Transfer RNA from a Candidatus Micrarchaeota archaeon, 73 nucleotides, folded computationally. The coordinates come from a structure-prediction model, not an experiment, and the mean pLDDT is 82.
[in-house]
RNA sequence: GCGACCGUAGUCUAGCCAGGUAGGACUUUGGCCUUCCACGCCAAAAACCCGGGUUCAAAUCCCGGCGGUCGCA
Numbered sequence: 001g002c003g004a005c006c007g008u009a010g011u012c013u014a015g016c017c018a019g020g021u022a023g024g025a026c027u028u029u030g031g032c033c034u035u036c037c038a039c040g041c042c043a044a045a046a047a048c049c050c051g052g053g054u055u056c057a058a059a060u061c062c063c064g065g066c067g068g069u070c071g072c073a
Stems, first nucleotide, its partner, number of pairs: 001072007010026004020056001027045006049065005
């Protein structure tokens, strides 16, 4: 230099092909329970790498960039 794949809460991850309310687990906070703690139960907080385009509507499709992994040179 070229190519492939990947980027979603503090952490891990589903959803992307085939556009239509961003979901789950852990964590954290509050409440219930308990003499207290832990466990358990309930509730809440927290995310689509960046910019542009298409569209009524983009995590998803298109273009460009950034970052990571792998391969070729």